[in-house]
Context: one part of a larger RNA
RNA sequence: UUGGGAGUAAAGCGUCUGUAGGUGGCUUUUUAAGUCUGUCGUCAAAUCCCAGGGCUCAACCCUGGACGAGUGGUGGAAAUUACCAAGCUGGAGUACGGUAGGGGCAGAGGGAAUUUUUGAUGGAGCGGUGAAAUGCGUAAAGAUCGGAAAGAACACUAACGGCGAAAGCACUCUGCUGGGCCGACACUGACACUGAUAUUGAGAGACGAAAGCUAGGGGAGCGAAUGGGAUUAGAUACCCUAGUAGUCCUAGCUGUAAACGAUGGAUACUAGGCGUUGUGCGUAUCGACCCGUGUAGUGCUGUAGCUAACGCAUUAAGUAUCUCGCUUGGAGAGUACGUUCGCAAGAAUGAAACUC
Numbered sequence: 001u002u003g004g005g006a007g008u009a010a011a012g013c014g015u016c017u018g019u020a021g022g023u024g025g026c027u028u029u030u031u032a033a034g035u036c037u038g039u040c041g042u043c044a045a046a047u048c049c050c051a052g053g054g055c056u057c058a059a060c061c062c063u064g065g066a067c068g069a070g071u072g073g074u075g076g077a078a079a080u081u082a083c084c085a086a087g088c089u090g091g092a093g094u095a096c097g098g099u100a101g102g103g104g105c106a107g108a109g110g111g112a113a114u115u116u117u118u119g120a121u122g123g124a125g126c127g128g129u130g131a132a133a134u135g136c137g138u139a140a141a142g143a144u145c146g147g148a149a150a151g152a153a154c155a156c157u158a159a160c161g162g163c164g165a166a167a168g169c170a171c172u173c174u175g176c177u178g179g180g181c182c183g184a185c186a187c188u189g190a191c192a193c194u195g196a197u198a199u200u201g202a203g204a205g206a207c208g209a210a211a212g213c214u215a216g217g218g219g220a221g222c223g224a225a226u227g228g229g230a231u232u233a234g235a236u237a238c239c240c241u242a243g244u245a246g247u248c249c250u251a252g253c254u255g256u257a258a259a260c261g262a263u264g265g266a267u268a269c270u271a272g273g274c275g276u277u278g279u280g281c282g283u284a285u286c287g288a289c290c291c292g293u294g295u296a297g298u299g300c301u302g303u304a305g306c307u308a309a310c311g312c313a314u315u316a317a318g319u320a321u322c323u324c325g326c327u328u329g330g331a332g333a334g335u336a337c338g339u340u341c342g343c344a345a346g347a348a349u350g351a352a353a354c355u356c
Base pairs, nucleotide, nucleotide: 003328004327005326007310008309012324014207015206016205017204021194022193023192025088026087027086028085031082033081034080035077036076037075038074039073040072041071042070049065050064051063052062053061054060091191092188093187094186096183097182098181099180103177104176105175106174107173108172109171110154114150115149116148117147118146119145120144121143125136126135162169163168212253213252214251215250216249217248221247222246226242227241228240229239264323265322266321267320268319269318272301273300274299275298276297277296278295279294280293281292282291305312306311329356330355338349339348340347341346
């Protein structure tokens, strides 16, 4: 490499759009490249196999025959893949009628809380802990009641719920905007599925939590670093008191996470039962419910089947097909070297020796 695999043993790219490539619905026709088949040539001799013969036998040798993957020519078949032409509507899409939503971007507004500040009342403690102390306070703290300012986050509703490709998204309103689902069936007529691409080398793009970086703002609370107080044998910690960067905004960069369902995407099929969200139909009703049924999600339970087991089980880890990425004992090591990217931090690609 193949075979075998990938929820948890090694192994699914963080997610998507899409180029090349691979694969591809139904009906009829054409061609005959793949495919199947007939025939001819070739496939050296020796060897192997069969028959006969020669060395006294045998090994060995001689003669003849057969076999022969493949390859080339030529004739034929047309189911299937492909090609040509025409058509179809079930896949896909467009239009139409509805509909749910924390989907995205921008703007405006809101209240609670916190902190600071200011005024008033008042007068000795407050705070904190397992217990304390550092700390704050007669220069009037803490507490209570008014005024003002600032920044960040949006209680309840809230759900096993919704939306989004993922990351993620929740106070309220407005504007712009993407996608989904259902219905009816008008139109197009296979337009579909998947998707390599680090470097040499010009050879994909987009998004991507937190932390971090650059520049400019902002800075209430929290809070790496750091100071102090405790604890302790020590305590560079856990606890307490302060507190810088950061956390927030704008414009860029970074491109990683247990980026997890540890489960790539698409299509079809394969018992049920119980919820729930959107939507349609029937039934019912004054109406809202209720009941039955379809569809698209989202959960629980469970049969067959699968699995080493745990478990999965129409949202499969079942039965199949297509396609991409990945795996091949541990450690060395996601390291070294080289290259690309990056302001840097680093990221991507990615070995070997030695050793068990």
Source information: The part of an RNA shown here (small-subunit ribosomal RNA, central domain) has 356 nucleotides and comes from Hibiscus mutabilis.